[in-house]
Order: sequence, then structure tokens, then C1' cells
RNA sequence: CGAGCCGCCAGGAUGGCCGCUGCCUUCUCUCGCCUUUCGGGGUGAGAGCAGGGAGAGGAAAGUCCGGGCUCCAUAGGGCACGGUGGUGGGUAACGCCCACCGGCCGCAAGGCCAGAGCAAGUGCAACAGAGAGUAGACCGCCACGGAACCCCUCGGGGUGUCGGGGUCAGGCUGAAAGGGUGCGGUAAGAGCGCACCAGCGGGGUGGUAGAUCGCCUCGGCUAGGUAAACCUCACCGGGAGAAAGUUCAUAUAGGGAGGGAUGACGCUGCCCGCGUCGCUAGAACCUCCGGGUAGAGCGUUCGAGGCCGUCGGCAACGGCGGCUCUAGAGACAUGGUCAUCGCCAGCUCCCUCGGGGGCUGGUGACAAAACCCGGCUUACGGGCGACUCGGGGU
RNA sequence: GUCCCCGUGGCACAACUGGAUAGCGCGGCCCCCUCCUAAGGGGCAGGUUGCAGGUUCGAACCCUGCCGGGGACACCA
Repeated sequence: CGAGCCGCCAGGAUGGCCGCUGCCUUCUCUCGCCUUUCGGGGUGAGAGCAGGGAGAGGAAAGUCCGGGCUCCAUAGGGCACGGUGGUGGGUAACGCCCACCGGCCGCAAGGCCAGAGCAAGUGCAACAGAGAGUAGACCGCCACGGAACCCCUCGGGGUGUCGGGGUCAGGCUGAAAGGGUGCGGUAAGAGCGCACCAGCGGGGUGGUAGAUCGCCUCGGCUAGGUAAACCUCACCGGGAGAAAGUUCAUAUAGGGAGGGAUGACGCUGCCCGCGUCGCUAGAACCUCCGGGUAGAGCGUUCGAGGCCGUCGGCAACGGCGGCUCUAGAGACAUGGUCAUCGCCAGCUCCCUCGGGGGCUGGUGACAAAACCCGGCUUACGGGCGACUCGGGGU
Repeated sequence: GUCCCCGUGGCACAACUGGAUAGCGCGGCCCCCUCCUAAGGGGCAGGUUGCAGGUUCGAACCCUGCCGGGGACACCA
């Protein structure tokens, strides 16, 4: 210098002017209520002027996970359904994070893994191919039998062909063909037998908290792939969501049709259980049609909060101490502009080659809280640092 | 704001629940027929199955993440 890889950081600062949304204070006006010695006083709401103070993000996003909170039963049982899936830890919890183990990729730094089970069961594998899962005979190899031809020392031998067999070592097809090498064995062959190697399973043993790693031994056991196929195992999950829920207010026709006693509703599917309503009224309740109101307050912003120090831990994180307070609308505010500084780029001047000065231009990207948190994912312009590989110089 | 569903040529739909080259109709283009047009007949083109990854021998189909589109949901009686 080039290529790569991982982590971290902040998403410009200050001031002037003009605006926006809440909050607080003073004053003025209007309205309501209370009181009055009728001059006024108190209180609440609204409007206006002035002053003060506050005002988006690292992702506020996607709404993909997990929780808090609220209601339904104090959230219950079974099936179904859904999710997760190495081990240990962290956490309120998680599908997140940390550490380790195993596999794969990369020369490496590093990255990825839905990483339990297909030696439980069932299924699937197009085309090609002989054969695709208790495998298979197309070519090849081998012996046997028949007929033909050739040779001969007349015992036989050879060549191709036909037939029914044996065989999986080799060829061929395929994404995948049922361990590998060698020796023996055989008509030819084959874990058919043996030795070594690889894998798997059983038993024993050592390290570790464990996944797992190593060692010894037995078994010819060779068992293929696929579970983001059904399924099995283990663990987790009740539902709805802030339009949850709650207090008040406004208006209307508490109208019509259907369902409705083994009833209706309370979480969608079922059964049980529990609760509320209902007890012969066609009720309660549900669905549809029709009708009405488009309001106000709470929930609602101080919370698993942030920062600093210290201790424990490899780390994620936790304990303790101190400091600190920071948006909150309901159609949606947090903006615009100018100046200075900072930063970047270009041009140019000086220089002790480290830098310094002047001028011009830019200051962008992704994107806007809506009950609140912890994550993940995705979008995006920069800066800094560590590490790896390659090339060059000293 | 919350919840749910969908995506295949220009348009409307298929593809047996994973099997090779993704089909069909309308539409488009060319040719024939006709004096010309329509109708009719023949032929052709047009697809990264919304996009990007993954699982699998193999993905329109299964899984994950994005992108785009659509729908439902207030309260009272």
C1' cells in the first nucleotide's frame, strides 16, 4: 500500500431571529359556583399578552420473539395445537447474551450450524440405470450342457455361438450403488475367512460441573440419505391486548328478523371443572338489519432507569456505595434561517517536511416516540482501534 | 395503534401437497383467408414464480428475513 476480518464510538457545538407542543408563574377578559356589610372577596374552567423552563432515535422502523401491566377464575386438569432443541451459566423472561464442546467453510484473522432421535415405526427418492433399500445380472468373469467349425500323437484341446445357471472383483447409470487395503480361499467371486485401517454399537475405565475427550476390551455389526416429511422424546406456552381496563358525560326506536333449556356467555378447537346470568319468559345472551354518540378524566410516563466508583466472575452479568431525573400528543409538536467554531473536500502559499496559513464549497445518510421495558432483524452516512493474509521499502 | 390474509407472463387462473421443459384462456406480434375489416385457421414471443438466504440430490411448493398489496377492529342502546 492492497485485500479481508472483528470490535467500539458519536450521530456536530454555541449564540441571535422567526415559529411549534406540553408544563409553571404574573396580569387582563369571559363564563359557572359560593359568600357579602352590595364596594367587593374566594374558587373552578376557558381565552389572550408577557416571562421562565423542557422537548425523538440508534435504529423511534419491521411488529419477529420475550416480559411488565390490565381484564377474563386465584389462571385450573386432559387432549389437540404451536414453539424450542449440544452443554453449563446469565436474566424478570426469551428463539436473546456469555463461555465451552462437536461438525462444516476459510491459507489465516475468523465465520456459519433448526447442533436431540432415521441401529423406534411409517413414508419419500423424478429422470437415467441391470439394480434405489430384507438390492441387482446389461457388459464382463466362471464352470456346465447342446449343436457347428478347426487342430491332433485319436486320449483330447481350441474358437465363436445358443441355453439355463453361478458371481458382484471390474465397467456402465445416478445426487446417492450396501466400508477400505492386502493375503488366503474359490470354477470365478464375495467379510466367505484372516491381518491392519476407518466407522458404529455394547461393556469397563480415567479427566471434566457437563456436552464431550482419551484408553482398554468384545461384536463382522458395516446399520445409506431425508425429521425446515409424518412422527418419537424432553422442555416451554391459558387467552386477549391500551381500541386492555376504568370513572363520568351525550344521544337514540331499549325497534325488527333468526338462534335459544343436554341453555347462553366468560380464549380461539373439543372434553372436564369453575364463575356469572337465566328457571318456562320465546327471558338472559349471541348473530344480522336498523338507530344513536363521535366527548372528557385516569391508566400515561420514575423505570428490570441512566452515569461514576468499587468488589466478585474468564465473560454475559451480579452485589454494594454515591450522584442524577430526561418528551409525552390525540391527527399528531421537537422546525427554519443566519453567524462563529469544529469537521471534510478542492485550489493555493510558506516550511525546520512534523505541519502551519489563506480562499471557495459542503456539513449529508437512514429515518419521527404514541402504555412501558429487554432483545433480534432490517435500513444508513462516517470515524477510531485490534488482528490476519499478500506485495514493496529500510 | 392492534390483529389477520395474499403475491405465478399485460390480465384472470392452473401446476396432484417437493420431481426437473412452470401450463391454459384472453390479450400481443407474424402468416393464410378476404376487394378491405371482423370472424376463422396456423405459427411465434413473452416468467429470475415479489426479493434475498437456507433445508433437500432437487423448491412455485418447506423454513427464515425483507418488499409490496388487501381486509377487519370504537362506544351506547
Molecule: RNase P RNA; transfer RNA
Organism: Pseudohongiellaceae bacterium